[in-house]
RNA sequence: CUGAUUGCAUCGCCGAGUUUCGCCCCGCGUGGGGCGAAAGCGGGGGACCCAGGUCUUCCGGGGCUAAUCGCGGCACCUGCUCAAGGAGCAGGCAAGCGUAGGGCUAACUUCUUCGGCCCGAGCCCGUCAGCUAACCUCGCAGGCGUUGGAGAGGAUGACC
Numbered sequence: 001c002u003g004a005u006u007g008c009a010u011c012g013c014c015g016a017g018u019u020u021c022g023c024c025c026c027g028c029g030u031g032g033g034g035c036g037a038a039a040g041c042g043g044g045g046g047a048c049c050c051a052g053g054u055c056u057u058c059c060g061g062g063g064c065u066a067a068u069c070g071c072g073g074c075a076c077c078u079g080c081u082c083a084a085g086g087a088g089c090a091g092g093c094a095a096g097c098g099u100a101g102g103g104c105u106a107a108c109u110u111c112u113u114c115g116g117c118c119c120g121a122g123c124c125c126g127u128c129a130g131c132u133a134a135c136c137u138c139g140c141a142g143g144c145g146u147u148g149g150a151g152a153g154g155a156u157g158a159c160c
Stems, first nucleotide, its partner, number of pairs: 011145004018039009040140006050130001060128001061125004069098003076092007101119005108154007
């Protein structure tokens, strides 16, 4: 000097996942944890009306979330057929390629636009739920480290 990793602080991002108060515990302190409450934010259930024609068979159906849908089809699994060495067909299925949709592109903040970079997962209910006033009920986690350009507003501060 350069790179990587770790810890702390500040700031920032995704997300509903924040703030305050009371009691108790830990701690040198900033602070952290547990229980309870309030405010705030978010989700679900739940009438009339509306939607929904009736019956049978097959397939169950539904919720959170931006996270849907299509092509694809390795290995392998299942089924069927055959000339039974194995092969063929069908279904399921990884990678991969797209896609409805979603996020960032900070240095007070909002919007528009061009370009750039990403996500497009996962989880839950358990045969049950359309909408839905009153009402009932649940959650307030977890995970990270981005900053290119143009334009139109708002707020605040300084100076005159």

A computed fold for a 160-nucleotide RNA from a Planctomycetota bacterium, annotated as c-di-AMP riboswitch aptamer (ydaO/yuaA leader). It matches the Rfam family "c-di-AMP riboswitch aptamer (ydaO/yuaA leader)". Rfam describes the family as follows. This family represents a conserved RNA structure found upstream of the ydaO and yuaA genes in Bacillus subtilis and related genes in other bacteria. The coordinates come from a structure-prediction model, not an experiment, and the mean pLDDT is 79. It was read from a public genome assembly, where an Rfam model found it.